[in-house]
RNA sequence: ACGGGCGUGGUGCAAUGGUAGCAUAUCGGUCUCCAAAACCGCUGAUCUUGGUUCGAGUCCAGGCGCCCGUG
Numbered sequence: 001a002c003g004g005g006c007g008u009g010g011u012g013c014a015a016u017g018g019u020a021g022c023a024u025a026u027c028g029g030u031c032u033c034c035a036a037a038a039c040c041g042c043u044g045a046u047c048u049u050g051g052u053u054c055g056a057g058u059c060c061a062g063g064c065g066c067c068c069g070u071g
Base pairs, nucleotide, nucleotide: 001070002069003068004067005066006065007064010024011023012022013021018054027041028040029039030038047063048062049061050060051059
């Protein structure tokens, strides 16, 4: 330089173009002599800028970052 793939809570992953969910972690509570485990509850996210669309995490384009490959 060129080609391909990926980007969603702290972490690991879901989500036919139509309410962004699950697990885990953090926090609060129940239980316990205390703690752990277990159970209940809360908080927290779509890389960025545009476009298409009644409606975009999803489709299209540019940018940014990461990974793989070719030379």